[in-house]
Context: one part of a larger RNA
């Protein structure tokens, strides 16, 4: 000095972000114990007594003794209150965060029936679980208490399937190729093979219809209104899926805001209670309460106390010194001052000055843009990880078809193909005429016609078919109608039925694939086995399960994108193209420079011939007006010209008519412009057109926009190429068509977020702090005077406006710094400026005096303590003479501390689908460095100073100090009606600062003295000792100290500002000035104090000194001195220190021994014993022994 530690006067939270740290409680025994309350607690509440040793006594308890003090030492809760969060015990982020985070026991919702759901695994197989819904998995809340509104429009998820829509696969068919063949050719084309389509079938899934918020999530806005104002039970409209209920509400959540009002306090940005304008609460991402519990967070109080006022003093350990051992980062080379400038913009190295002899050693830490770590914040890269999603693109996996493992019946269906068989009623007409066509018969004992009865159909009238009596005839041509006889036959429609075949759908049934099971105990396997394998018995069964295609779903996983300019990034704007201006009289020319259009339009708004003139404006003219159409004049362009602007234009490019299609095909000499590619102009030559009478014009438009390379792919066309030929496929050319590839020279057909969990490369090319540069803003003057000020511009103020200085503010700019210049306030410590708060001296006053106002010199000196809040600042209490403005890297973290911002945790609002975000708001959260140089504060050697020495001194220079107040007097005077009330003088007290010191008054005093407790030892008693913080606890000597004592700023002179003047001209005056002389402040210089001859300019004075040698070192004993060195004291002719001895001072009556008592003790020797640093004395002990020197 730093660290452990101890003590402390008078105050006690005034410190501080915050009682952090320390104190302080503290044990045992009785007493007493509130509010709340889940009745368990709270609770050791709180407050309060008692506690040794000694005799008796079994105890209670008596009774006795001693001390400052009996849980004597160690152990060993401070307490109460009032919110806020979590219920709770627990648990996290090994190594910055222990919480309010995560667990919890309740509580709700979801899936799961066992081969269970879930989960791990390609599988087998395991977990679940040797469990079985009182279970298991998964979300979401978080005890208990009182509740948990409203919405199903969005998303999800369950349920539903009528109907769209929809794969693979299956498929009727159509096309294409090829070609036997026909065909003179063109070209048509069987069958086969091959190719492309392909109606239809065809699941899930979607669309679509319900349900579901303790699923994801949502819960409005104007306007009006009640008999003062306000307010708004109410009413009205408009949207909505529904428009926030109970509760709470300036919260951990409220911006504005330190919000109002109450309390608390002398003061309350924190805290409690309300209020309700909830920027942007609110009901299981649960609301509101809530005893207990909490190393949580915030507020007050008692007790305590060195946090503090203010800071002393003591121990040790380090540091210093000496012996021993012996690192580290660092380092371009060092001979390594200051101050202005300058300068890549903040110099040890430039430049001027100015300063300074050489070398150590303790110390401080302003600087070396000091060390350390290729700055984590910015940005940057066609960097990089994670992590999200309704970014792209994929995938594991799940659902779902389908095909194979995959067999055999049955039923019922559906479609299709074949054959029976039946079916067919408008009106008319005998009547139930389906159509064409043939057709004069045709049917019957093999049983007609009638009849009975049964079935099916039906348009209810009738029509078919069975069976069974009966025994012979029935029907057709002809008439009606009209298309004609089911008289007969043949082919076919329409609806239907029945058998069969084929395909499919649905249900079924069966066993032999294929799973499973035997663990309510099966049998083998020389054999213990709940295992394995076969047998054997049961279950299921063509399902399942698996292959293999296919649709769907699919941040669960993977891969990746997610532009760029930008006066940092982002936001916000912009990105091709055209016109002008910026553009400096060729051409071109940047900017997040200043103004606009453009992403078409016209079949006439192109071509040509041939004609004409507009726009205003005055005249005259029916409705008719300022302006409608008419006539007339004047009009160079003031009009028009699809359309932005310039250019251009009347001899038209404007403005009619007429005929038209050069809005044409193949080319194109030469040029313009240009990096490229791209662009643009163009005579002329063929060809074939149009106008015109011809000459001639016409390859769009008065000119400059009106667009997009390449790749790939479509459509025509084509003398082109054709894989052994000949075709085709499929290419190539021509023409033409698909990109808001707008990021417009187009990366892909196809792409978006987060990162505070971060990484990596790099930049000061580029932000945040600080210099720097500017100074708009900012703050100060100064002019000029409009106008207040009764009156009067200027006591005081000053519109409009002007000219300046500063470099504190917000900016701008991006020059040093991204191989790091630590960033708000605070604490220490300061230091300059001066635009002066305050003291000091002036001038003006609308100054009576006092007390004020403006100015103008001055910077010597001083400028307060609380309360809130991280706070600067701010406002609040109570002081003051004042409570000053800035500057110094917004002075100062290799000085200190980390409240605040601004890293990882965590809540709540709000925003986001989400990962996440928030100059919102909350709780919590590692501050490293041994000093080489300069600097700067002390201390030393060295060698000058011209002879070597010991003392005094001078004083250039420089450093310090400087200060206010208040009562009294002058004087209740001067001024003043009163009220009130000085300047000056004197002398006194005081506050704050300083310096010095310890006589007092306290502090310390680590062993000077006593007294105690617990334990060991010293053989025990006695008596001492160690050890427990010197163990405690009571004093205490020096010495160091303060809060004790003292004593300090004075006086006085010089020269001065700002101000007052003397004499006085220029300028006969005036005039403090030009020349001359004065007065005039805490300010300058002097005087007071220190330091000082290295003041190298190295001074001066006295003394001693010439080998008999002046003085000085080392050494020794040392303290008034000291880190060491050094200083002083002293070294035998000696009190230097130690010892001894006397005193003094503290302590406070020692042991012993003897007396009293049972002890405990106590009384007597005895105001006794000890007694550090103190004051004397006194050579016992130790200062011995050397060196240098003109």
């Nucleotide at each position: 000095c730093a660290c452990u530690g101890g003590u402390u006067a008078a105050g006690g939270a005034a410190c501080u972000c915050u009682g952090c740290a320390a104190a302080a409680u503290g044990g045992c025994c009785c007493c007493g114990u509130a509010c709340g309350u889940u009745c368990g607690c709270a609770a050791u509440a709180a407050g309060g007594g008692g506690c040794g040793c000694c005799u008796g006594g079994c105890a209670a308890c008596a009774g006795g003794c001693c001390a400052c003090a009996g849980u004597a030492a160690a152990u060993c809760g401070g307490c109460u209150u009032c919110a806020g969060c979590a219920a709770c015990u627990g648990u996290u982020u090994a190594u910055c965060a222990a919480a309010a985070a995560c667990a919890c026991a309740g509580g709700a919702c979801g899936g799961c029936g066992c081969u269970a759901a879930c989960a791990c695994g390609u599988a087998a197989g395991u977990g679940g679980a040797u469990g079985u819904a009182u279970g298991c998995c998964g979300u979401c809340u978080g005890a208990c208490g009182c509740c948990u509104g409203c919405c199903c429009g969005g998303u999800g998820c369950u349920g539903g399937u009528a109907g769209g829509u929809u794969a693979a696969g299956g498929a009727a068919g159509u096309g294409g190729g090829u070609a036997a063949u026909c065909g003179c050719a063109a070209g048509a084309g069987a069958a086969g093979c091959u190719c492309c389509c392909g109606a239809c079938c065809g699941a899930a899934g979607c669309c679509c219809c319900a349900g579901u918020a303790a699923a994801c999530g949502g819960c409005g806005g104007c306007u009006c209104u009640a008999a003062c104002c306000u307010u708004g039970a109410g009413a009205g409209u408009c949207c909505u899926a529904a428009g926030g209920u109970a509760g709470c509400g300036a919260a951990g959540u409220u911006c504005c805001u330190u919000g109002u009002c109450g309390g608390g306090c002398a003061a309350g940005u924190u805290c409690c209670g309300a209020c309700c304008u909830g920027c942007a609460u609110g009901a299981a991402a649960g609301g509101c309460g809530u005893a207990a519990u909490g190393a949580c967070u915030g507020a007050a109080g008692c007790g305590c106390u060195g946090u503090c006022u203010c800071a002393a003093c003591c121990a040790g350990u380090g540091a210093c010194c000496c012996g021993g051992u012996g690192a580290a980062a660092u380092u371009g080379u060092a001979g390594u001052c200051g101050u202005g400038g300058u300068g890549a913009a903040g110099a040890u190295g430039c430049c001027a000055c100015g300063u300074a002899c050489c070398c150590g050693c303790a110390c401080c830490a302003a600087g070396a843009c000091g060390g350390a770590a290729a700055g984590a914040c910015c940005c940057c890269g066609u960097g990089a990880a994670c992590c999200u999603u309704u970014a792209c693109u994929g995938u594991a996996g799940g659902c779902u078809g389908a095909u194979u493992u995959u067999g055999u019946g049955c039923u019922c269906g559906a479609g299709c193909g074949c054959a029976u068989a039946a079916u067919g009623c408008g009106u008319a007409g005998g009547a139930u005429a389906g159509g064409u066509g043939g057709g004069a018969g045709g049917c019957g004992u093999c049983g007609a016609u009638c009849u009975u009865g049964c079935a099916g159909c039906u348009c209810c009238g009738g029509c078919u078919g069975c069976a069974g009596g009966g025994g012979a005839g029935c029907c057709a041509a002809c008439g009606u109608u009209g298309a004609a006889a089911u008289a007969c036959c043949a082919c076919c429609c329409u609806u239907u039925a029945u058998a069969c075949a084929c395909u499919u759908a649905a249900g079924u049934u069966c066993u032999a694939a294929c799973g499973c099971c035997g663990a309510g105990a099966c049998c083998u396997g020389u054999g213990a086995a709940u295992c394995c394998a076969g047998g054997c018995g049961g279950c299921g069964g063509a399902c399942a399960g698996a292959u293999u295609c296919a649709g769907u779903u699919g941040g669960g996983c993977a891969g990746u994108u997610u532009g760029a300019c930008u006066g940092g990034g982002g936001c916000g704007g912009u990105c091709u193209c055209c016109u002008c201006c910026u553009a400096a009289a060729g051409a071109g020319u940047a900017a997040c420079g200043g103004a606009g259009g453009a992403g078409u339009g016209c079949a006439a708004a192109g071509g040509u011939a041939u004609c004409c003139u507009c726009a205003u404006u005055c005249c005259g003219g029916u409705u008719g007006g300022c302006a409608a159409u008419c006539g007339g004049a004047a009009g160079u362009c003031g009009a028009g010209c699809g359309u932005a602007a310039a250019g251009g234009u009347a001899g038209a490019a404007g403005g009619a008519u007429g005929c038209u299609u050069a809005a044409c095909u193949g080319c194109g000499a030469g040029a313009c412009a240009g990096a490229u590619a791209a662009g643009u102009c163009g005579a002329g030559c063929a060809g074939g057109u149009g106008c015109g009478a011809a000459a001639g014009c016409a390859g769009g438009u008065c000119u400059u926009a009106g667009u997009g390379a390449u790749c790939c792919g479509g459509u025509a066309a084509u003398c082109c190429c054709g894989u052994a030929u000949g075709g085709a496929a499929g290419g190539g050319u021509u023409a033409u068509c698909g990109c808001u590839c707008a990021u417009c020279a187009g990366a892909u057909a196809a792409a978006a977020g987060g990162u505070a969990c971060u990484c990596c490369g790099g930049g000061g090319a580029u932000a945040a702090c600080a210099g720097g540069c500017u100074u708009a803003u900012c703050g100060c003057u100064g002019c000029c005077g409009a106008g207040c000020g009764u009156u009067c511009a200027c006591a005081g103020c000053g519109g409009c406006g002007c000219a300046g200085c500063g470099g504190u503010u917000u900016g701008g700019c991006a020059c040093c710094u991204c191989g790091a210049u630590g960033u708000c306030g605070g604490c220490u410590c300061a230091u300059c400026a001066c635009a002066u708060c305050c003291u000091g001296g002036g001038g003006g006053u609308g100054g009576a005096g006092a007390a004020g106002c403006u100015c103008c010199c001055a910077a010597g000196g001083g400028u307060u303590u609380g309360g809130c809040u991280g706070u600067u600042c701010g406002c609040c209490a109570a002081u003051u003479a004042a409570a000053g403005u800035g500057g110094u890297a917004c002075g100062u973290g290799a000085g200190c501390a980390g409240g605040g911002u601004u890293c990882a945790g965590a809540c709540c609002g709000u925003c986001g689908u989400g990962a996440g975000a928030c100059a919102g708001g909350u709780c919590g959260g590692u501050c490293c460095c041994u000093a080489u140089c300069u600097g700067g504060u002390g201390u030393g050697g060295g060698c000058g100073c011209a002879c070597g020495a010991a003392a005094c001194u001078u004083g250039a220079c420089g450093a310090g100090a400087a200060u206010c107040a208040a009562a009294u007097u002058u004087a209740g005077u001067a001024c003043g009606a009163a009220a009130g009330g000085a300047u000056u003088u004197a002398a006194u007290u005081g506050g704050a600062c300083g310096u010095u010191c310890c006589u007092c008054u306290g502090g310390u005093g680590u062993u000077c003295c006593a007294g105690u407790u617990g334990u060991u030892a010293c053989g025990c008693u006695a008596g001492u000792a160690g050890c427990a913080c010197g163990g405690c606890u009571g004093g205490g000597u020096a010495g160091c100290u303060a809060a004790g004592a003292a004593c300090g700023g004075a006086u006085u002179g010089g020269a001065u500002a700002a101000a007052c003047g003397c004499u006085g001209a220029a300028a006969g005056c005036a005039u403090a000035u030009a020349a001359g002389c004065g007065u005039g402040a805490a300010g300058c210089c002097a005087g007071c104090u220190c330091g000082g001859a290295g003041a190298u300019a190295a001074g001066g004075u006295u003394u001693c000194g010439u080998u008999u040698a002046a003085g000085u070192c080392c050494c020794c004993u040392u303290a008034a001195a000291g880190a060491c060195g050094a200083u002083g004291a002293g070294g035998u002719u000696g009190a230097u220190a130690g010892g001894c001895u006397g005193g003094a001072u503290g302590u406070g009556u020692a042991a012993g021994c003897u007396c009293a008592g049972u002890a405990a003790u106590g009384g007597g020797u005895u105001c006794a014993g000890c007694u550090a640093a103190c004051c004397a004395g006194u050579a016992c002990u130790a200062a011995c022994g050397g060196a240098c020197g003109a």
Molecule: large-subunit ribosomal RNA, half B
Organism: Bacteroidaceae bacterium